[in-house]
Context: one part of a larger RNA
């Protein structure tokens, strides 16, 4: 921009893409078959491999400043207690959320239709024979469906439901309706855009409070020890993303677009 008014929502599916795999064990059955050795088709059950998708309860990884330990050095006047630097974490031990796999869950099924090679029925040409010439069956991991995803720019532009409705000007236009956008607060959405939520009739984010999780017992003081240190107050103190509560802070005030009317 189109889809012959303007909007909001829910659908249909022309069409497109994806998936489609394989192994082992048990059973049928030591049966059929075979002199024996050996050893099935068909059917049933189970366990897996690789691949694909989703997720983070478990296991594990990361987690750059969440907690702790620690060396050297500089500084906060000194002690004590801290901070900076040593990597763009100084090093080391852990680790929430998120993101992940080494983790967890799920998938391939079943079935239908038309067929290939192939196997047949009936059957002439050609008194026989012949699956084929007329006619009729069976049959594949393949094809079309079925399963999953996208999908009306499918210009063949579909459908359904709901909302707005006859202003001014008369030539383009103006101000509006339903509705939408900008601005603003944000997001397991994201390069930007888009998408989703919120905008005081409010829990959208931050703060605060509570809880959870993590770290691992703070500072200060008492006691014991010459001291290093230990112990008690103390499962303490601290704490990014998690779960809730709470208008304390910020979503203010506003602006723009938008109908055959």
């Nucleotide at each position: 921009c189109g889809u012959a008014g303007g909007a909001a929502a829910u659908u249909u599916g022309a069409g497109a893409g994806g998936a489609g795999u394989c192994g082992c064990u048990c059973u049928u059955a030591g049966u059929a078959c075979g002199a024996g050795a050996g050893g099935a088709c068909c059917g049933g059950a189970g366990c897996g491999a690789a691949c694909c998708g989703a997720c983070c309860u478990c296991u594990g990884g990361u987690g750059u400043a969440c907690c702790g330990g620690u060396u050297g050095u500089u500084c906060c006047g000194c002690c004590a207690g801290g901070a900076g630097c040593a990597u763009a974490c100084g090093c080391c031990g852990g680790g929430u959320a998120g993101c992940c796999a080494c983790g967890u869950c799920g998938g391939g099924c079943c079935g239908u239709g038309a067929u290939a090679a192939g196997c047949g029925c009936u059957g002439a040409a050609a008194g026989c024979a012949u699956c084929u010439a007329a006619g009729c069956g069976c049959c594949a991991a393949g094809c079309a469906c079925a399963c999953c995803u996208c999908a009306a720019g499918a210009u063949g532009a579909a459908a359904u439901u709901u909302c707005c409705c006859a202003u001014c000007a008369a030539a383009u236009g103006a101000g509006u309706a339903a509705g939408a956008c900008c601005c603003c607060c944000g997001g397991a959405a994201g390069a930007c855009u888009a998408c989703c939520g919120g905008u005081u009739u409010g829990a959208u984010a931050g703060g605060u409070c509570g809880c959870g999780g993590c770290u691992g017992u703070g500072a200060g003081g008492g006691c014991a020890g010459u001291a290093a240190u230990g112990u008690c107050c103390u499962a303490a103190g601290g704490u990014g993303a998690g779960c809730g509560a709470u208008a304390c802070u910020a979503a203010g005030c506003g602006g723009u677009c938008g109908a055959g009317g």
Large-subunit ribosomal RNA, domain VI from a metagenome, 261 nucleotides, folded computationally. RNAcentral holds the full RNA, with entries from SILVA.